Context: one part of a larger RNA
RNA sequence: GGACGAACGCUGGCGGCGUGCUUAACACAUGCAAGUCGAACGAUGAUCCGGUUUCGGCCGGGGAUUAGUGGCGAACGGGUGAGUAACACGUGGGCAACCUGCCCUCCACUCUGGGAUAACUCCGGGAAACCGGGGCUAAUACCGGAUAUGACUCGGGGUCGCAUGGCUCCGGGUGGAAAGUUUUUCGGUGGAGGAUGGGCCCGCGGCCUAUCAGCUUGUUGGUGGGGUGAUGGCCUACCAAGGCUUUGACGGGUAGCCGGCCUGAGAGGGCGACCGGCCACACUGGGACUGAGACACGGCCCAGACUCCUGCGGGAGGCAGCAGUGGGGAAUAUUGCGCAAUGGGCGGAAGCCUGACGCAGCGACGCCGCGUGAGGGAUGACGGCCUUCGGGUUGUAAACCUCUUUCAGCAGGGACCAAGGGAGACUGAGUGUACCUGCAGAAGAAGCACCGGCUAACUACGUGCCAGCAGCCGCGGUAAUACGUAGGGUGCGAGCGUUGUCC
Repeated sequence: GGACGAACGCUGGCGGCGUGCUUAACACAUGCAAGUCGAACGAUGAUCCGGUUUCGGCCGGGGAUUAGUGGCGAACGGGUGAGUAACACGUGGGCAACCUGCCCUCCACUCUGGGAUAACUCCGGGAAACCGGGGCUAAUACCGGAUAUGACUCGGGGUCGCAUGGCUCCGGGUGGAAAGUUUUUCGGUGGAGGAUGGGCCCGCGGCCUAUCAGCUUGUUGGUGGGGUGAUGGCCUACCAAGGCUUUGACGGGUAGCCGGCCUGAGAGGGCGACCGGCCACACUGGGACUGAGACACGGCCCAGACUCCUGCGGGAGGCAGCAGUGGGGAAUAUUGCGCAAUGGGCGGAAGCCUGACGCAGCGACGCCGCGUGAGGGAUGACGGCCUUCGGGUUGUAAACCUCUUUCAGCAGGGACCAAGGGAGACUGAGUGUACCUGCAGAAGAAGCACCGGCUAACUACGUGCCAGCAGCCGCGGUAAUACGUAGGGUGCGAGCGUUGUCC
């Protein structure tokens, strides 16, 4: 000198764009953050329409709403950095050892039966959470049968390769479809391929410590078996005795990794906040279930700590989602608006949901832009300060004259973002915002640090090794340009200094 997610002191006009718990992965009141589908199903049936009526009502249609069965989603999106020195990450490869819901392309099919169950109703238990029993019912829920190229296994043939082996053809045993609307359509099943997303393996690379020198028994390898979508000591039985290490094993400490960011001419050094990719975690530890996908933040079970309810028998909970509270701390924001846009889930669609997101609020926290007026004005006013008492300086500075009106203020007008959706009317949170026009009046808007040398800027008074200053050298003990104040000056300017950290 540069930089910062900064903090502190003094000061503070406006706007744009960013950014804001670095500490206690401490504890959390309250609200919201994941639902949707009636074009899968049975119920419930408000309001309405038509017919009839003995005016009580009855029949038919249509269907708002609600819980349930069922489907898809809930594994995405959002948060955090605790753990992890590891194939976690980065980069380059391999899988002839693998999976992939929704989406796209192609081929074939969608035939025929059955038994339940929730909702509902009746009864019972419980303070509650909730639970049990009897009865009724539907489906794109569940289970059979038929058909089938394809999968597994057995036998045979062909062909190819980097080893195990891959591909392909023929013949014998197991196994799949579901309907709704019917006007288009949306679906379902089997197979092949694609796309996307993932899984596993390997080479290389990136911290400190030797005041850690030896480490290891599922350890290293083999065979058989199990397990997985899949390889593998992943697991198990047996066998062998191996495997790693001064090119640093093992141990200890620290740490999420990267694209990148800061600095530097570069080499290098430091960092990993915001944004993007990957990983890990979700009160702490363990476990599996469902599913295409989880060992699952707002799912389940067990144990533990903590908090809450209780009729003492038993229950409920998990903000490292968005706000917000307490606490810790030098320190870090609103319990805001909206789904209008972008994106996501469901749905044929309308639409619903979305604290993702878009906006607004707070903070000079940062960067950038603008303003606090411009021109003239000397007899160089008054005042202040200094003085050799002549004057000098503040200083064109002010007053005064002429002019302008950015920004802020007031008034009038007033968007883009909107494409799409809807039969149409219509549909913008931001927003009466940006912007445009007009009005008044210099009117509402300057501070901070420093002035001994380094280092740009000097005098007076007070103080008297006191009070104090200080980054280093060093100032202060009676004329201090170094302390305090004043005048003046220098630097930067809505900021200026100080502290901390890095280069």

Background
The part of an RNA shown here (small-subunit ribosomal RNA, 5' domain) has 503 nucleotides and comes from Actinospica durhamensis. Its Rfam family is "Bacterial small subunit ribosomal RNA". Rfam links the family to the GO terms structural constituent of ribosome and ribosome. The source organism's lineage runs through Bacteria, Actinomycetota, Actinomycetes, Catenulisporales and Actinospica. The coordinates come from a structure-prediction model, not an experiment, and the mean pLDDT is 84.